[in-house]
Context: one part of a larger RNA
RNA sequence: UGACGGGGACCCGCACAAGCGGUGGAGCAUGUGGUUUAAUUCGAAGCAACGCGAAGAACCUUACCAAGUCUUGACAUCCUCUUGACCGGUCAGUAAUGUGACCUUUCCUUCGGGACAAGAGUGACAGGUGGUGCAUGGUUGUCGUCAGCUCGUGUCGUGAGAUGUUGGGUUAAGUCCCGCAACGAGCGCAACCCCUAUCCUUAGUAGCCAGCAGUAAGAUGGGCACUCUAGGGAGACUGCCAGGGAUAACCUGGAGGAAGGUGGGGAUGACGUCAAAUCAUCAUGCCCCUUAUGACUUGGGCUACACACGUGCUACAAUGGCGUAAACAAAGUGAAGCGAAGUCGUGAGGCCAAGCAAAUCACAAAAAUAACGUCUCAGUUCGGAUUGUAGUCUGCAACUCGACUACAUGAAGCUGGAAUCGCUAGUAAUCGCAGAUCAGAAUGCUGCGGUGAAUACGUUCCCGGGUCUUGCAC
Numbered sequence: 001u002g003a004c005g006g007g008g009a010c011c012c013g014c015a016c017a018a019g020c021g022g023u024g025g026a027g028c029a030u031g032u033g034g035u036u037u038a039a040u041u042c043g044a045a046g047c048a049a050c051g052c053g054a055a056g057a058a059c060c061u062u063a064c065c066a067a068g069u070c071u072u073g074a075c076a077u078c079c080u081c082u083u084g085a086c087c088g089g090u091c092a093g094u095a096a097u098g099u100g101a102c103c104u105u106u107c108c109u110u111c112g113g114g115a116c117a118a119g120a121g122u123g124a125c126a127g128g129u130g131g132u133g134c135a136u137g138g139u140u141g142u143c144g145u146c147a148g149c150u151c152g153u154g155u156c157g158u159g160a161g162a163u164g165u166u167g168g169g170u171u172a173a174g175u176c177c178c179g180c181a182a183c184g185a186g187c188g189c190a191a192c193c194c195c196u197a198u199c200c201u202u203a204g205u206a207g208c209c210a211g212c213a214g215u216a217a218g219a220u221g222g223g224c225a226c227u228c229u230a231g232g233g234a235g236a237c238u239g240c241c242a243g244g245g246a247u248a249a250c251c252u253g254g255a256g257g258a259a260g261g262u263g264g265g266g267a268u269g270a271c272g273u274c275a276a277a278u279c280a281u282c283a284u285g286c287c288c289c290u291u292a293u294g295a296c297u298u299g300g301g302c303u304a305c306a307c308a309c310g311u312g313c314u315a316c317a318a319u320g321g322c323g324u325a326a327a328c329a330a331a332g333u334g335a336a337g338c339g340a341a342g343u344c345g346u347g348a349g350g351c352c353a354a355g356c357a358a359a360u361c362a363c364a365a366a367a368a369u370a371a372c373g374u375c376u377c378a379g380u381u382c383g384g385a386u387u388g389u390a391g392u393c394u395g396c397a398a399c400u401c402g403a404c405u406a407c408a409u410g411a412a413g414c415u416g417g418a419a420u421c422g423c424u425a426g427u428a429a430u431c432g433c434a435g436a437u438c439a440g441a442a443u444g445c446u447g448c449g450g451u452g453a454a455u456a457c458g459u460u461c462c463c464g465g466g467u468c469u470u471g472c473a474c
Stems, first nucleotide, its partner, number of pairs: 002474001004471002007469007015459002019423005026314008034305002042053002064300007073125001077124002079121006088103005106115003127289002130287003136283002138278003141274001143272001148187006154163003167178003193266004198234007207224003212221002237260001240254005316416001320375005326369001332363003337356002342351003382413001387408007429451007
């Protein structure tokens, strides 16, 4: 000087408290451990691993295993020789690749050759998801969006260092004010960026419809007021008032206002910590393999199952289940695509096919909700696991191992021990919709809107953090 303390003082945070809803009990989904296995590829490990890498394992992916094959190689450059192609097609053969046979088939030219490609050969080499993240780059997590971390000059100290950065106030903030042997400055904070909340203006189709005509229908004539769309602006700054405060910074209340004191949300992550994570995104030193630790193919495995844990979904019901007929979104996506209407099927879907590279057409039905009817507390008209049969779709192919549909079956479960998690407002809770990945395959993830609460006295205590101070055997 730091770190540490079951030392002190002050302050903050869904940290506690006050509330609401969960997890832990059940069934299932998913990840992990363990066990098993020929293989169950590898990584991630308290918070900060465990619906994580994986935005999607039937083949492929795929790295694992078994079997069958190749050896200058699946991929790149160079050298020598031969050929004229390469591509493509047919046949044989195989579990498939490998393999064998046949057909077809170049360009430029100064006719020397050249370009390109294939085959053979030779070695240089290729190749490695092999090892080391404790050799590394890059990227990332975390403390933490916490308010800190430093420097120049000066001053003080023999020196390590101190001062500034401490003190009095204040703030979300080392934010600002005042004081002071300090005076300044840098990286952070804030602001500048994006979305959203109000208004004005420009524009008016594919959007909209007040008045006029008109209709089954903003379908059409017409209009651009309104909504909306997307360009440009305005607006919020403690600007105004009162009180408090040190006349300061600032705090409390008020006015006006769509919005008030950072309006709400996002992006943005200082110096550093954890030899944190990643050699399997990529790059890379060194080590290792080189007829194999490389390459190809078929089949299997990653999907196993006495068990244990994490994260979720669905429930246990009447604030509910079921049926009937009605209403209201936002944000997206679409050409190897979205697919209307019609029609067939109980249905998943099928057939036919309009329109649309989309403010035009389609996906598309929003669902919770409201109305009416029924069920009347029951393992039930709750709950839907499991199983049987019959099907649909994608795809060479659904046996291992897909999703969905119909009928039948109808398990556990009556609110969950110790313990533990999230959330302070358009939030929690609840309801559906879309997208990425993707042939197919979400209860996951990322977004979108609908309905829409309760509570916060307070800081004694638990956890984490910041500042000052004290002790110290580090």
Predicted 3D model of a 474-nucleotide part of an RNA (small-subunit ribosomal RNA, 3' major domain) from an uncultured bacterium. The full RNA is in RNAcentral, with records from ENA and SILVA. It matches the Rfam family "Bacterial small subunit ribosomal RNA". Gene Ontology terms of the family: structural constituent of ribosome and ribosome. Its mean pLDDT, the model's own confidence on a scale to 100, is 82.